[in-house]
């Protein structure tokens, strides 16, 4: 020193980087809504466009002449008037004098001729002031007014004539100034500057006013005298105010890089107050620039103000300081002390006005006002009372300066709108579960008090000046001062005082999250938004009650700082986010090793000067208070000169060193470093010849293609070209691109050792600039052309295939010579250089030293290099980590959201392709990195699973049945939609079901509660009968019935029933508002936890759960920083099946016994079967052998069973807004004489077609027929035996049975015998046709069943696809459930007969687990490009069109200076000289021609962007993305693109190599 806050947006989620966005302050504001009262301030920011009026500078009679008038008075009058006098020496003009240059306005232009800051002027000026010294004399002609004639509308003038001065002129004096010429002292900063002498030239002046009589003169009062005050005049000096000059400071653009000719300097002159190139003539050829000049764009500048913690960023209104302007980025002098002059003048020029057309006037960017502009900015006020200005002796004049009031919430400050009490918690509003809540003590309504506003009245104070009085000086007058007295003030205002009465005074934004503050209407509509975004029926986000905040104000816009460390001096960055130039070499700059001296310019340190005032901070005081306002003080961070330090920098500084750097001798060395001519082999084309005889080539398969004219293969001989196999290696050269067969020439460089020699900071980075620079490409002028090879032809692929593949080929690829292009994912995406800061280990070139005879070798070092692992550190993370991405220093480049866009336009470069510089409108809210779960891959690893193989028998084809779509329909109700819909819901659609539909009723309802009223008694249920299709309407009958009872009945009105009213009722909607349930993945083996431990900034991860080893399993064991646990697995537990017991003994059973033609029929019996209880039983328990002494597994024995024994039930966190609102239940909507209810028919069964599940075949392992045998499990208000009848379905009929009894019921394949003989059949049974038969209110629509007939398709099923792993496929019957019947050939059971395979995981599925890549997280059914259409929006191009800027060349030339020179003019001299007028020249504004350059603007057409739910073709990229992707080129092609050449890993993957770690 009191002073630093962060928040929302990317993602599924994290960390990071980055942007947008929000909270904060502040304004000269504006806008909406809303406004009681004061104070203090402030109010054309825009058209420096245009302005009606009126004011905004006059005054001086004590410098001058001259001088009214109305109007009053006296006096005369012919009554018409006249003179005088006052007004008045005023007014009003005019000569002269000061002022008019100040004040007062705006900011246009100016980027420095302006500002600030500190200085300079020895290069200047200064009226009025003040000081000081001299001084002021003689004299002279004029001209305004005025008079008089005159022109002209006007404005304004002409000719004569008269006149004054402090007007103007001449002579004199000359204190002194200047000018020159000699001379002395002295200083300084280059020109010089001060003094001082002496002589020459040369130069002045004006009165006015009052007093007064000492002197003078006339005289007795007045001067020319005196006094004295204002003025003049020379000189000098001073104050205050300017002029010029300098160093320094402060805007943007290099897409402005070269400017400049009076330019740069001299010389000599003009001008000027005054240097100067400021002007002119010659000379000279220079100044200015990357520390950014020249252009171009923009700005007045500071004191300061607003933010900011600072530092800084923006800003420059009020108020003060300076600067510019003044109708006009037009010129020009003139007067003057001061101007090129805001309310002077000339001349141009536009505009406005006046005119008699001939000519004229005019300038608000002073105050006001006013129309235009604008989103916006005030009275055509009052007053000169004060405060300053002008003139004046003064009085006073004059002052839109000023003070003041008038308007506006513009801004800051302050006060009020009331204080207490008041619950039937009022009404009214808004929600509501309808009870209530809320607004809300808030109102009413009761008491009180009186601020402001209104009304009424009172007062006071505020200075100078005048005029008096004192006091000073003076002769007085006068001046000068002073707390005294009188006089005189303007618009107004504080202030007091008492009356009245709550009376007159509240809104505004917001209420999803930042950000404080919840409910109801609406329903992608109305609408909201700062940013993220809400709004599609449950919106806390729109609208409204409420609520909150702030307050006569509150939102809202805009702008400016802040937050934003988002341009980073304080205080940021570049391996992948945005960022290291491809790579050298090398100039300026920057920046630099020891050791001394010297100097003080950087740096220090007091002291000065200055840094105006206000403003800001502090204290103190004034307005009741506060803004405000005044006093002091600090501050002003700056800038100068002086003095002093001297560590550290610096110095064209000085001396000197060797350590950086660089050389030198001399000795090694490794190298695919350059460049050149030359050889070589091998392969690969071709070419001639042999041999040989049909292919050969090519691919997933193919076919273009080549071959009988002999290909391919092979064999020998020739040519020609281009690359160099192996060696080869994270091997080696090099600055980088690059660089690879020998050998030689020629040539750069690194390393290493040794002399310790030589030089002596010589370094080190490097904008500009220069050179090098893969591959394509591209120019000459020419070779070459073996192979490969954009284009391109051709086959193929495909929906297409301008691609991938194939088969041909052309520039190129190659060389020579000269040259271009200058680019790459030119990458380590990592400038370069030094210097520090742990190691290990491997490789490559040297070298030293050691054992030792000695050589390999190995050991210890030491440079130099390539790699890999890693401490610390560093990092977002990934990663780097002595080759840094750590620590430090020093240069250099780059970066600041994403897209536009590395483009446009310009500019250089290039033959062109094209490079290099390089933007902007316009649009998003993000776009990234890195890592993380997860899901995904036409990525991998392990491993399951009837996933495939292996086998077996189906589906698809056929008829039929079923169910589904789609058609039809009046309805053909609804739902389920891939797996996981579809013989699903339906375990039973003729009516009913039913929900469609048509028709006909009906309206408190078919049901369910409560109320009210009203009559009647009623009800169940019978049973007649009318109308009707039937519901229904409208009668009869009536057992029994709630409550009392004296049983007679009464009585009430329960049920009942009628009217009404709440309500009901809805198979309407919404499964995406839910509950419940249910499917699926998946019976798959996973899915988390708690303690702990570890890693991570984290999300989050390891640990458990990983490894190993096992198992059907996260199922066990081992090891183990785990230890445990929970939901699953398993098992217990339940059902059932196999074996044994026990117990139990009927209806079951029968070893004894009887008995029947037979039969468990009898009698016995509890052995047996069997039943249903209850128990054992299997646990790897046991051996062997294998494992780690384990878990296990593998063999084995026993045993009905064997390593879960068989099958059930059981389904984890969680997927799929999966299915169901039509089972249920429910939110919310919706309909209420219907969308709700009954009723009678119809539909749900329609039929061109498709699909899904199934029956049945297609036949001989079969069919028929006869004969015969053998289950289980169920089921009976029904099953129904035996008997009869009927071919038969089926009918009689009614035993028995509430069922281990009776009964359905025979089982079927089978077994035996016989026929049938490969035929559309004795296969198959569709279909019709007829005849029954049962059920039922009723079989037409639209039911089953029988029996004759009929006898269809069909002779094992394309593409394809489903089950099945043992008692299972298969194949045969049989039960049930619903259910009157049945469309079942489906469901669900049940048992009979019984196989076949599995070598095995390579492949299709599908799943675990781990892994790897992602650009996906709505998660691949993801996401995503590009062209085309479509609308929209800014932008380039653009034949041209146009507006405008500077500036060059000519031309013409106003007005004025300056120059010349006839000529003409009072006062002075006169010959001259000078000075005015005029004419002439040089200069020269405006305007004219021309030839370009610069910026706009506009413009058919045309480029390409950007952006906008649901268009069009494709699929480029993200996974190996299905042809890996990218970079540079170069071609081609609807488009994404694809293809050559070269490159990059930012490529998955398997293999190999090398390296590290680990056991």
């Nucleotide at each position: 020193u009191u002073g630093u806050a962060g928040g929302g947006u990317u993602u599924g989620a994290u960390c990071c980087u980055g942007g947008c966005u929000c909270a904060g302050a502040a304004c000269g504001a504006a806008c909406g809504c809303u406004g009681g009262c004061g104070g203090c301030g402030u109010g054309g920011a825009u058209g420096a466009g245009g302005c009606a009026u009126g004011c905004a500078a006059g005054u001086c009679g004590a410098g001058c002449g001259a001088g009214a008038a109305a109007g009053g008075g006296u006096u005369c009058u012919u009554c018409g008037g006249a003179a005088c006098c006052c007004g008045a020496g005023u007014a009003a003009a005019g000569c002269g004098g000061c002022g008019a240059a100040c004040g007062g306005g705006u900011g246009a232009g100016u980027a420095g001729u302006a500002c600030c800051u500190a200085g300079g002027u020895a290069a200047c000026c200064u009226g009025c002031c003040c000081u000081g010294a001299a001084g002021a004399c003689c004299g002279g002609g004029a001209u305004a007014a005025c008079g008089u004639c005159u022109g002209g509308a006007a404005a304004c003038g002409g000719g004569c004539g008269c006149u004054a001065a402090u007007a103007c002129c001449g002579g004199a004096u000359g204190u002194g100034g200047c000018g020159g010429c000699g001379g002395c002292a002295c200083c300084g900063c280059a020109u010089g500057g001060c003094g001082c002498c002496g002589c020459c030239g040369u130069c002045a002046a004006a009165g006015g006013g009052a007093g007064c009589c000492u002197c003078u003169g006339c005289a007795u009062g007045c001067a020319a005298g005196c006094u004295u005050c204002c003025g003049c005049u020379u000189c000098a000096g001073g104050a205050g105010g300017g002029g010029c000059c300098u160093c320094g400071g402060g805007c943007c653009u290099a897409u402005c890089a070269g400017g400049u000719u009076g330019u740069u300097g001299g010389c000599g002159g003009g001008g000027u107050a005054a240097c100067g190139g400021c002007c002119c003539a010659c000379c000279a050829a220079g100044g200015c620039u990357g520390u950014g000049a020249c252009g171009g764009g923009u700005a007045g500048c500071g004191g300061g103000u607003c933010u900011g913690a600072g530092a800084g960023g923006a800003u420059g209104g009020c108020c003060g300081g300076c600067c510019a302007c003044a109708c006009u980025c037009g010129g020009g002098a003139c007067u003057g002390a001061g101007a090129c002059a805001c309310u002077g003048c000339c001349c141009g020029g536009a505009c406005u006005c006046c005119u008699a057309c001939g000519g004229g006037a005019g300038g608000c960017u002073g105050c006001a006002g006013c129309a235009a502009c604008g989103a916006a900015u005030c009275u055509u006020c009052u007053g000169c009372a004060a405060u300053g200005g002008g003139c004046g002796a003064a009085a006073g004049c004059c002052u839109g300066a000023c003070a003041g009031a008038g308007c506006g919430a513009c801004g800051c400050c302050g006060c009020g709108u009331g204080c207490g009490g008041g619950a039937g918690g009022a009404a009214g509003g808004c929600c509501u579960u309808c009870g209530g809540g809320u607004u809300g003590u808030a109102a009413a309504c009761c008491g009180c008090u009186g601020u402001c506003a209104g009304g009424c009245c009172c007062u006071a104070g505020a200075a100078a000046g005048c005029a008096g009085g004192g006091c000073g000086u003076g002769a007085a007058a006068g001046c000068g001062c002073c707390a005294c007295u009188g006089c005189c003030u303007g618009a107004g205002a504080a202030g007091g005082c008492g009356c009245a009465g709550a009376g007159g005074a509240a809104g505004u934004c917001a209420c999803g999250g930042c950000u404080a503050a919840c409910u109801c209407g609406u329903g992608c509509c109305a609408g909201c938004a700062g940013c993220c975004g809400c709004g599609g029926u449950a919106a806390g986000a729109c609208g409204a009650g409420g609520u909150g905040g702030c307050a006569a104000g509150c939102g809202u816009u805009g702008u400016u700082c802040g937050g934003a460390a988002u341009c980073a001096c304080u205080g940021g960055g570049c391996g992948u986010a945005a960022a290291g130039c491809g790579c050298g070499c090398g100039u300026a700059g920057g920046c630099g090793g020891c050791c001394g001296g010297g100097u003080a310019a950087g740096u220090c340190g007091g002291a000065u000067g200055u840094g105006a005032a206000a403003u800001c901070c502090c204290c103190c005081g004034g307005c009741u208070c506060a803004a405000c306002c005044g006093g002091g003080g600090a501050a002003c961070u700056g800038c100068g000169g002086g003095c002093g330090a001297u560590a550290c920098u610096g110095c064209g500084u000085c001396g000197g060193c060797u350590u950086g750097a660089g050389g030198c001798u001399c000795g090694g060395u490794a190298g695919g470093g350059g460049g050149g001519a030359a050889c070589g082999g091998a392969a690969u084309u071709c070419c001639c010849g042999g041999u040989g005889g049909a292919g050969c080539g090519g691919u997933g398969a193919a076919a273009u293609g080549c071959g009988u004219a002999g290909a391919u293969a092979u064999c020998g001989g020739g040519a020609g070209g281009a690359a160099c196999u192996c060696c080869g290696g994270u091997g080696g050269c090099g600055a980088a691109g690059g660089c690879g067969g020998u050998g030689c020439c020629c040539u750069g460089g690194g390393c290493c050792g040794a002399g310790u020699c030589c030089u002596g900071a010589c370094g080190c980075u490097g904008a500009g600039g220069c050179g090098c620079g893969a591959a394509a490409g591209c120019g000459u002028a020419g070779g070459g052309g073996a192979g490969c090879a954009a284009a391109c032809g051709g086959g193929a692929u495909u929906a297409g295939a301008u691609a991938c593949c194939c088969c041909g080929g052309u520039a190129g690829u190659c060389c020579u010579a000269c040259g271009c292009c200058g680019u790459a994912a030119a990458c380590g995406a990592u400038g370069g250089g030094c210097a520090c800061u742990a190691g290990g280990c491997a490789g490559a070139g040297g070298u030293g030293g050691u054992u030792c005879c000695u050589g390999a070798u190995g050991c210890c070092g030491u440079c130099u290099u390539u790699g890999c692992c890693g401490a610390a550190g560093c990092g977002a993370a990934c990663g780097c980590g002595u080759u840094a991405a750590g620590u430090g220093c020093g240069c250099c480049g780059c970066c600041u959201g994403g897209g536009g866009a590395g483009u446009a336009c310009g500019g250089c470069c290039g033959c062109a392709a094209g490079g290099c510089u390089a933007a902007a409108a316009c649009u998003c809210a993000a776009a990234g990195g890195a890592a993380u779960u997860g899901a995904c891959g036409g990525g991998g690893g392990c491993u399951c699973a009837c996933a495939c193989a292996a086998g077996c028998g189906g589906u698809g084809g056929a008829g039929c049945a079923u169910g589904u779509u789609g058609c039809u329909u009046a309805a053909u109700u609804c739902g389920a939609a891939g797996c996981a819909a579809c013989g699903c819901g339906a375990a039973g659609a003729a009516c009913c079901u039913u929900a469609c539909c048509c028709g006909g009723g009906u309206u408190u309802g078919a049901c369910a509660u409560g109320c009210a009223c009203g009559g009647a008694u009623g009800u169940a249920g019978c049973u007649c009968g009318g109308g009707g299709a039937a519901a229904c309407c409208a009668g009869g009958c009536g057992a029994c019935g709630c409550c009392c009872u004296u049983c007679g009945g009464g009585a009430g009105g329960a049920a009942g029933c009628g009217u009404g009213c709440a309500c009901a009722g809805g198979u309407g909607u919404u499964g995406c508002a839910u509950g419940g349930c249910u499917g699926u993945c998946g019976u798959c083996a996973g899915c988390u936890c708690g303690u702990g431990c570890u890693c991570g900034u984290g999300a989050g991860a390891g640990u458990g759960u990983c490894g190993g080893g096992u198992u059907a399993a996260g199922u066990c064991c081992c090891u183990u920083a785990a230890c445990g646990a929970g939901c699953g697995a398993a098992a217990c537990c339940c059902c059932u099946u196999g074996c044994c017991g026990c117990u139990a003994g009927u209806u079951g059973c029968u070893a004894c016994g009887g008995g029947u033609c037979a039969u468990g029929c009898c009698g016995a019996g509890g052995a047996c079967u069997c039943u249903a209880g209850c128990g054992g039983g299997a646990c790897u328990g046991c051996c062997g052998g294998u494992g780690u002494c384990a878990a296990a597994c593998c063999g084995g024995a026993g045993g009905a069973a064997g390593g879960u024994g068989g099958g059930g039930a059981c389904g984890a966190c969680g997927u799929c807004a999966a299915g169901u609102c039509a089972u249920c239940a429910u939110g919310g909507c919706c309909c209420u004489u219907a969308c709700g209810c009954c009723c009678g028919g119809g539909g749900c069964u329609g039929c061109a077609a498709a699909c899904g599940u199934g029956c049945u075949a297609c036949a001989a392992u079969g069919g028929c027929g006869c004969g015969u045998a053998c289950a289980a499990a169920g089921c009976g208000u029904g099953c129904g035996a035996a008997g009869c009848c009927g071919c038969g379905a089926g009918g009689c009929a009614g035993a028995g049975c509430c069922a281990a009894u009776c009964g359905c019921a025979a089982a079927a394949a089978g077994c035996g015998c016989g026929c049938c003989c490969c035929a559309g059949u004795u296969c198959g049974g569709a279909u019709u046709g007829g005849a029954g038969g049962c059920u039922g209110c009723a079989a037409c629509c639209c039911g089953c069943c029988u029996c004759c007939a009929u006898g269809a398709a069909g002779c094992c099923g394309g593409a394809a696809u489903c089950g099945c792993u043992a008692g299972u496929a298969a194949u045969c019957g049989c039960g049930g459930a619903u259910c009157a019947g049945c469309c079942a050939u489906g469901c669900c059971g049940c048992g009979g007969u019984g196989a076949a395979u599995a070598u095995g995981u390579u492949c299709c599925u599908g799943a675990g687990c781990c892994u790897u890549g992602u650009a996906c997280a709505c998660a691949c059914c993801g996401c995503c490009c590009g062209u085309c259409a479509a609308g929209c929006c800014a932008c380039g191009g653009g034949a041209g069109c146009u507006g405008g800027g500077a500036g060059c060349g000519c031309c013409c030339g106003a007005a004025g200076u300056c120059g010349c020179u006839c000529a003409c003019c009072a006062a002075c001299c006169g010959u001259c000289a000078g000075g005015g007028u005029a004419g002439c020249g040089c200069c020269g504004a405006c305007g004219g021609c021309g030839a370009g350059c610069c910026c706009g603007g506009u413009g058919a057409c045309u480029g390409g962007g950007a952006c906008u739910a649901a268009g069009u073709c494709g699929u480029a990229a993200c996974a190996a993305g299905g042809u890996a992707g990218c970079c540079g080129u170069a071609g081609g092609a609807g488009a994404a693109c694809c293809u050559g050449c070269g490159g990059c890993u930012g490529g998955a993957u398997c293999a190999c190599c090398u390296c590290c770690u680990u056991u």

A computed fold for a 1559-nucleotide RNA from a Planctomycetota bacterium, annotated as small-subunit ribosomal RNA.
Lineage of the source: Bacteria > Pseudomonadati > Planctomycetota.
The prediction has a mean pLDDT of 81.
Rfam family: Bacterial small subunit ribosomal RNA.